[in-house]
RNA sequence: UGCCCGGUAGCCAAGCGGUAAGGCAGCGGCCUUUGGAGCCGCCAUCGUUGGUUCGAAUCCAGCCCGGGCAG
Numbered sequence: 001u002g003c004c005c006g007g008u009a010g011c012c013a014a015g016c017g018g019u020a021a022g023g024c025a026g027c028g029g030c031c032u033u034u035g036g037a038g039c040c041g042c043c044a045u046c047g048u049u050g051g052u053u054c055g056a057a058u059c060c061a062g063c064c065c066g067g068g069c070a071g
Stems, first nucleotide, its partner, number of pairs: 001070007010024003018054001026042005047063005
């Protein structure tokens, strides 16, 4: 420098154009003799800046970060 893969909550991780699952952690509540157990609830403008679209985590372009391959 080129090509490929990835970046979604504190952590892991789904999603594949129609408005963000799940688990762990955290917070609040209930229960309980107590509880770190059990139950209920809460917690994400999706790396960034633009573009396309009625509508973008999703498609396109640039950039940033991480990994791999080639030279």
Molecule: transfer RNA
Organism: Elusimicrobiota bacterium